A computed fold for a 121-nucleotide RNA from Flavobacterium crassostreae, annotated as SAM riboswitch aptamer (S box leader).
[in-house]
């Protein structure tokens, strides 16, 4: 760097050094920022994808003859030691398609792109 699946209007910030841009990219809008942002470091926290523990169901296998053990998958609850992630704004909003059709304005659903995790090659 690629593919698959899942998730996203909830939640959680202080300090230090630095010094002008930043909210992924393009455009528009709206915001954050010299009352010091973004990125970096330290500490703290949030969440629960992987994970811990326990239960239920399903399937397979072994033993056995009524159920028991192991494993797979799904699901519910629990925890936070570890691997990640996150801690302004809905993924900040819109852009493409549909509802839908002449204009204007707004909305809903889906897609694309991006983010994160797990898995695969």
């Nucleotide at each position: 760097a690629u593919g698959u699946u899942a998730u996203a209007a909830a939640g959680a910030a202080a300090g230090g050094a630095c010094g002008a841009g930043g909210g992924a990219a393009u455009a528009g809008a709206c915001c954050c920022g010299u009352u010091g942002a973004a990125g970096c470091c330290u500490u703290a926290g949030c969440a629960a994808c992987c994970c811990u523990u326990g239960g239920a169901u399903u399937a397979a296998u072994g033993g056995u003859a009524u159920u028991u053990a192991u494993u797979u998958a799904u699901u519910c609850a629990u925890g936070a030691a570890g691997g990640u992630g996150c801690u302004a704004c809905a993924u900040u909003c819109u852009a493409c398609c549909a509802u839908a059709a002449u204009u204007u304005a707004a909305a809903u659903g889906g897609g694309a792109a991006g983010a994160u995790a797990a898995c695969a090659a």
The RNAcentral record of the sequence draws on Rfam and Ribocentre. The coordinates come from a structure-prediction model, not an experiment, and the mean pLDDT is 80. The same sequence occurs in records of 2 taxa. Taxonomically the source falls in Flavobacterium (Bacteria, Pseudomonadati, Bacteroidota, Flavobacteriaceae).